[in-house]
Molecule: transfer RNA
Organism: uncultured bacterium
RNA sequence: GCCCGGGUGGUGAAACUGGUAAACACGUUUGACUUAAAAUCAAAUGCCGAAAGGCUUGAGAGUUCGAGUCUCUCCCCGGGCA
Repeated sequence: GCCCGGGUGGUGAAACUGGUAAACACGUUUGACUUAAAAUCAAAUGCCGAAAGGCUUGAGAGUUCGAGUCUCUCCCCGGGCA
């Protein structure tokens, strides 16, 4: 230099015909249980805002009524070829 795969909440990740972003698990917080703890069970858990609402899928742009998803450029990680 060329080719392929990937980048999504605190973590691992799902969403593939373009149609509610974050299912599920872990973690965390609170509560129950316990003499106390562990285990177990329940609820909550992206960001801003008093609320209404707004924003968020590596960055920027494009297509579209609508983009995590399609297109283009760039950044980062992994692999292959030279």